[in-house]
RNA sequence: GGGGGUAUAGCUCAGUGGUAGAGUGUUUGACUGCAGAUCAACUGGCCCUUGUUUCAAAUCCAAGUGUCCCCU
Numbered sequence: 001g002g003g004g005g006u007a008u009a010g011c012u013c014a015g016u017g018g019u020a021g022a023g024u025g026u027u028u029g030a031c032u033g034c035a036g037a038u039c040a041a042c043u044g045g046c047c048c049u050u051g052u053u054u055c056a057a058a059u060c061c062a063a064g065u066g067u068c069c070c071c072u
Base pairs, nucleotide, nucleotide: 001071002070003069004068005067006066007065010024011023012022013021018055025043027041028040029039030038048064049063050062051061
């Protein structure tokens, strides 16, 4: 220099254009002599940024940024 993937909850990841979910974690409660395990409840994301298309975009398209891989 060229090409490709990826960016969503604290973490690991789903998500088919119609107001975003799981597991785990944090917090609280039950249980326990205390703790762990278990059970229950809650908490937590304007979906990397800016534009485009659309009645409607996390989702389509373009550019940028971060990150990973390949070629040279």